[in-house]
Context: one part of a larger RNA
């Protein structure tokens, strides 16, 4: 000098764009953050068109709409958060072969005929609750046989094996098997990836082989047997620290430092472990077990997990609203209408940063008054003020009023912009002035009080302390502190 997710002190007019728990991966009240489909299905409540009966109260059947729960499908593995762990094929980069991939596109073919249940519901019943138990009824695109079977799978090449579901507004949407693709992911390898030797030896599934199991798939991934290997001063092992990268800051560069925001990858979801479902998880707002903590309890037993968005307590020098909307973009479901979406888009708060603008302009010497200095003449503040003549950016008041949206739909928002109005009106501070380093005098103080980045100032004439006048620098900021180059 530059930079910052900054903080602190003094000060503070407006706008645009960005950023905002770096500390306790500490604990969390409350609300919301993942649902959707009636064009898969049975039932039920309610409204309703029409019919029948009627004791005129209503009962029952049918049609259509809406709602709750349940079965079923898809989604919930995305999106959002955090950086605890991890020195690792985790990441970066370049390769590889033994794999999977729902939805989407594509190829070929099929969609026959049956069955038994079950939730909801009704009844009985247990429990304070959470939640159950028993009996009975019922549907399906839920479940299960049978049939069919190839360019699909297995094969000893003889053969063997595997499927389906229907719905409706009648035109579609589905369903099953299969081919290729696209996309995404799993796996392996070369190279690169912090410090310490005051860490020198480490290793028994350890290293390799054979066989088997397991997996979507290779493989000590696992197991049996066999061999005795494997790594290491080119730093193994151990310890400490740390998410990695694109990038960011600095620098002429080489390099050094760093990894907030945005983007890619990884890991985690109260702590530890486990699997289930599924195309995909060993699953943040799923399940089970153990633990700590908190809450409810009728003491028998139960409930919970903000490192989602807000918000609270706590910690801290320090970091925001318990806001609006699905209008746009995108996502889930649905034929659609649409529903959901704290993703997102916006608004609120904060000079936290960057950028822009303003706080007036011109004329104005009796060089006014006042202040300060003075050699008492004067000098300086200073064209500065006053005064006169103007202007109205921004802010304010009134009117109008978008684009963003496409036929409709705009949270933002009566916002931006535009028009008109009034009036210099509402808007300047902070640091410094001994040298480095731009800027000097007086008074007070008297090694005191104090200053200070370094050198150093202060003990009676202090340009270095405190005040004043004057001056210098920057300016809605200015200084200080911290950190990096």
């Nucleotide at each position: 000098g530059a930079a910052c997710g900054a903080a602190c002190g003094c000060u503070g007019g407006c706008g645009g764009c960005a950023g905002g728990c770096c500390u306790a991966a500490c604990a969390c009240a409350u609300g919301c953050a993942a649902g959707u489909c009636g064009a898969a299905c049975g039932c039920u409540c309610u409204c309703u068109u029409g019919g029948u009966c009627u004791u005129c109260g209503g009962a029952u059947c049918c049609u259509g709409g809406g709602g709750a729960a349940c079965u079923g499908g898809c989604g919930c593995a995305c999106g959002g958060g955090u950086g605890a762990g991890u020195a690792a094929c985790g990441c970066g980069u370049g390769g590889g072969a033994a794999c999977a991939u729902a939805c989407c596109c594509u190829u070929u073919g099929g969609u026959g005929g049956g069955g038994g249940a079950u939730a909801a519901c009704g009844g009985u019943u247990g429990g304070a609750a959470a939640c159950g138990a028993c009996c009975g009824c019922u549907a399906a695109u839920a479940c299960c046989g049978c049939a069919u079977a190839a360019u699909c799978c297995c094969u000893u090449c003889g053969g063997g094996g595997c499927a389906a579901a229907g719905a409706u507004u009648u035109a579609u949407c589905g369903c099953c098997a299969u081919u290729g693709g696209a996309u995404u992911g799993g796996c392996c390898c070369g190279c690169g990836u912090u410090a310490g030797a005051u860490u020198a030896g480490c290793u028994a599934g350890u290293u390799g082989g054979u066989g088997a199991g397991g997996u979507a798939a290779u493989g000590g991934c696992u197991c049996a047997c066999c061999a005795a290997g494997g790594c290491u001063u080119c730093g193994a092992u151990c310890u400490a620290u740390a998410g990695c990268u694109g990038g960011u800051c600095u620098g002429a560069g080489a390099g050094g430092a760093u990894g907030a925001u945005c983007a890619g990858c990884c890991a985690c979801a109260c702590u530890g472990g486990g699997a289930c479902u599924g195309a995909g998880a060993c699953a943040c707002g799923g399940c089970c077990c153990a633990g700590a903590c908190u809450c409810c309890u009728a003491c028998g037993g139960g409930a919970g997990g903000c490192a989602g968005c807000a918000g609270u307590g706590g910690g801290g020098a320090a970091u925001a609203u318990u806001g609006g909307a699905c209008a746009a973009u995108g996502g889930g479901c649905g034929c659609a209408a649409g529903c959901c979406u704290g993703a997102u888009c916006c608004a609120g708060c904060c000079a936290u940063g960057c950028c822009g603008c303003g706080u007036g302009a011109g004329u104005g010497a009796a060089g006014a008054a006042g202040g300060c200095c003075u050699u008492a003449g004067g000098g300086u503040u200073g064209u500065a003020a006053a005064a006169c003549u103007c202007u109205u950016u921004c802010a304010c008041c009134g009117g109008u009023g978008a684009a963003g949206a496409u036929a409709a739909u705009g949270a933002c928002g009566g916002u931006a912009g535009c028009c008109g109005g009034a009036g210099a009106a509402g808007a300047a501070g902070c640091c410094c002035c001994g040298g480095c380093u731009a800027a000097c005098u007086c008074c007070g103080u008297g090694c005191c009080a104090g200053c200070a980045g370094c050198c150093g100032c202060g003990g009676u004439a202090a340009u270095a302390c405190g005040g004043a006048g004057g001056g210098g620098g920057c300016g809605a900021g200015c200084g200080u502190u911290g950190u990096u180059c």